[in-house]
Context: one part of a larger RNA
């Protein structure tokens, strides 16, 4: 390179927007750049192939031919592609009228629980475990109870549900913002798809500055367990202008089993049965039809099988990404960005 692949064997980028590029619906005439055909020129010689010939043969050599698959010019062809023009509406976008949801951002409000503080009642235990102990408690705990305050999270509803590009999103409410869907077929008239680089977003943990600090809880201390126990289980007494943790604001980080381990878009291909959001029909029903999602179970065909099966891993088209034996290694070196942690890019020797 050809060919083959990417759910689980190596392999889909975490996700979107979008530049270049690639690719692209229907119609008409014209053009003739690509494309196809003819002709002419050129394509040095040698080499290669081939006919014949010469060294006794062969290698080698001589001679004739073919070839040199190319390039240029010219004359034609016009199905397809291209460039320019015409027309169209089914792709796409817009408009109008509705619907929908934990989609986002900012503000306000709420009750339960918990901790601390505190009035009161009340007396000897409480707490914790497999069993205990550390711990708390006659300086009155635990329990019960009007109250005050703080931070964080939102029981039930709740789902096999919904929304979002993904990450993700859940008390109630207000403002602002984005999306999707259905109906009409009014408007534009191919404006589409994909997308190397690029840009934006991106759980958790972590980092910087400043706040906050109820609960939980790396670290740390103590009690157990144990042969040991720097753990699993239990407690949080002591101490500080504190570490760490969770929360908030601003700024970094840019990674995850970022998973459906399944890239995006479009078309086609068989049944049954749920459910979410719309629309329509009539005979108004536990009805039927239809559009867009979201589940289950199977036919064909697919697959190594497990399985997948109209939300394909089926049948096709276009574009991007990625794979090429195991280890060495996602390492070294270099580079890029980063405060750092670490990230991205990413080998080889050697070895089996």
């Nucleotide at each position: 390179u050809u060919g083959g692949g990417u759910u689980u064997a190596a392999a889909g980028g975490g996700u979107g927007c979008g530049u270049a590029g690639g690719c692209g619906g229907a119609u008409u005439a014209a053009u003739a750049a690509g494309u196809c055909a003819g002709u002419g020129g050129u394509g040095a010689a040698a080499u290669c192939c081939u006919g014949c010939a010469g060294c006794u043969c062969a290698a080698c050599u001589g001679u004739g031919g073919a070839a040199c698959u190319g390039c240029c010019a010219u004359u034609g062809a016009u199905a397809c592609u291209g460039a320019g023009a015409u027309u169209c509406u089914u792709g796409a976008a817009u408009a109008u009228a509705g619907u929908u949801g934990a989609a986002g951002u900012a503000g306000g409000c709420g009750g339960a629980a918990u901790a601390c503080g505190a009035c009161a009642u009340g007396u000897a235990g409480c707490g914790g475990u497999g069993a205990a102990a550390u711990g708390c408690u006659u300086a009155g705990a635990u329990a019960u109870u009007a109250c005050a305050c703080a931070g964080a999270a939102c029981a039930c509803c709740g789902a096999u549900a919904g929304c979002g590009a993904a990450g993700g999103c859940a008390g109630c409410u207000u403002a602002c913002u984005g999306g999707a869907c259905c109906a009409u077929a009014a408007c534009u008239g191919a404006c589409a798809c994909u997308g190397a680089g690029g840009c934006a977003c991106g759980a958790a943990a972590g980092c910087g500055u400043g706040g906050g600090g109820a609960g939980c809880g790396a670290a740390c201390a103590g009690g157990a367990u144990u042969a040991g126990a720097u753990a699993c289980c239990c407690u949080g007494g002591u101490a500080g202008u504190c570490c760490a943790c969770u929360c908030c604001a601003c700024g970094c980080c840019g990674u995850a089993a970022a998973c459906g381990a399944u890239g995006g878009u479009c078309a086609c291909u068989a049944g049954u049965u749920g459910u979410u959001g719309g629309g329509g029909u009539c005979u108004u029903g536990u009805a039927c039809c239809u559009c867009a999602g979201u589940g289950a179970u199977u036919a064909a065909g697919a697959g190594a099988a497990a399985u997948g099966g109209a939300u394909a891993a089926g049948u096709g088209a276009c574009c991007c990404a990625c794979c090429u034996g195991g280890g060495g290694a996602g390492u070294a070196c270099g580079a890029u960005a980063g405060c750092a942690a670490g990230a991205u890019u990413g080998a080889a020797a050697c070895u089996c």

The part of an RNA shown here (small-subunit ribosomal RNA, central domain) has 352 nucleotides and comes from an uncultured prokaryote.
Model confidence (mean pLDDT): 82 of 100.